[in-house]
RNA sequence: AAGGACAGAGGGCAAACCCGUCGCAAGGCGGGGACGCAAAGCCUCCGGUCCGAAAGCGACGCGGGCUUUCGGGAUAGCGGGGUUGCCGGG
Numbered sequence: 001a002a003g004g005a006c007a008g009a010g011g012g013c014a015a016a017c018c019c020g021u022c023g024c025a026a027g028g029c030g031g032g033g034a035c036g037c038a039a040a041g042c043c044u045c046c047g048g049u050c051c052g053a054a055a056g057c058g059a060c061g062c063g064g065g066c067u068u069u070c071g072g073g074a075u076a077g078c079g080g081g082g083u084u085g086c087c088g089g090g
Stems, first nucleotide, its partner, number of pairs: 006090001012037002017032006035077001041083003045080003048075004052070006
């Protein structure tokens, strides 16, 4: 000097749960709160999961259940993918 590995600093986000609110629901938003996260920043293009609707099966007092379809919705903190970004010579 190069390479590799691992730090540090400033910080950031915010699970469950609680309160309020929107929604048939999944779930979203706001406040509190931290399980965790180097993209747990953003985007539904692909898959998964969940909700809704329709059809079929089943039951039949109600509800729940299974399969398929949808040009419906949710989940980006379920993955893949796209894209943007902070610090770093200790």
Predicted 3D model of a 90-nucleotide RNA (c-di-GMP-I riboswitch aptamer) from a Pseudomonadota bacterium. Its mean pLDDT, the model's own confidence on a scale to 100, is 79. The model forms 89% of the base pairs in the Rfam consensus. NCBI's taxonomy places the organism under Bacteria, Pseudomonadati, Pseudomonadota.